Predicted 3D model of a 71-nucleotide RNA (transfer RNA) from Candidatus Kaiserbacteria bacterium RIFCSPLOWO2_01_FULL_54_13. Its Rfam family is "tRNA". Rfam links the family to the GO term triplet codon-amino acid adaptor activity. It is annotated as a transfer RNA. Rfam describes the family as follows. Transfer RNA (tRNA) molecules are approximately 80 nucleotides in length. Its mean pLDDT, the model's own confidence on a scale to 100, is 82.

Order: sequence, then structure tokens, then C1' cells
RNA sequence: GCGGGCGUAGUUUAGUGGCAAAACGAGAACCUUCCAAGUUUUAGUCGCGAGUUCGAUUCUCGCCGCCCGCA
Repeated sequence: GCGGGCGUAGUUUAGUGGCAAAACGAGAACCUUCCAAGUUUUAGUCGCGAGUUCGAUUCUCGCCGCCCGCA
């Protein structure tokens, strides 16, 4: 330099045009003499920018980052 893949919550991952979700983690309450465990509950997320569309996490383009291959 060229080609391909990935980017979603603090972490690991689903979701793939119409509500953003699970597990673990964090906060609060209950329980307990206390801790742990358990139960309930709350907050928090689509890498950035543009385009298409009534509507974009999803489709298209560019940029950035990571990984793989070729040279």
C1' cells in the first nucleotide's frame, strides 16, 4: 500500500428498518445481631459524521479504532 471482518451499558454478548435487551457488575430497599447469600427495584448503552427513508443500531458512503490475510 491492497483486501476482508468487527465496533451495542463498566465487562461479555443478543438484536439487524418501527419499544434497545440479557447475564455479570454498580446504587437503593427488604431479610440478617453483622457479613455473605437471597428477594425486589433503580440508573446506565448503538464509535464519529453525512446520505437514503415517513422512520436507521440495522441500508449506503467517508473518517477513526481493533483484528486477520496479501505484498